Predicted 3D model of a 78-nucleotide RNA (c-di-GMP-I riboswitch aptamer) from Alkaliphilus serpentinus. Rfam family: c-di-GMP-I riboswitch aptamer. Gene Ontology term of the family: cyclic-di-GMP binding. The RNAcentral record of the sequence draws on Rfam. The organism belongs to Alkaliphilus, within Bacteria.
[in-house]
RNA sequence: GAUAAAGGCAAACCAUGGGAAACUGUGGGACGCAAAGCCAAAGGGCCUAAUCGAAAGAAUGGCAGCCGAGCUACCGAA
Numbered sequence: 001g002a003u004a005a006a007g008g009c010a011a012a013c014c015a016u017g018g019g020a021a022a023c024u025g026u027g028g029g030a031c032g033c034a035a036a037g038c039c040a041a042a043g044g045g046c047c048u049a050a051u052c053g054a055a056a057g058a059a060u061g062g063c064a065g066c067c068g069a070g071c072u073a074c075c076g077a078a
Stems, first nucleotide, its partner, number of pairs: 001075001008033002013028006031065001037071002043067002045063003051058002
C1' cells in the first nucleotide's frame, strides 16, 4: 500500500490477583490500531510519591494506545 484475502492487537467497563499510588497480571469485553510488536539505564513528554525532605519538591516506581529514534516482522494486487 487495494472498498482483496488470511491472520493479529485490544480502550472504556466488569471480575479477580499484585501495588502506597501511578499503574499492572489473568479472564471477560471492543473504543480503536498497519507496527496498538520490542525498547522507559542516558531523546523529549506525562502520571504517581511508599520513601526522603521543615516545606517547596524529588524517581529509585510507572505510561510504548503521547511524540520521536533504534531494532524486528505478517499478507500483498495493479
The prediction has a mean pLDDT of 85.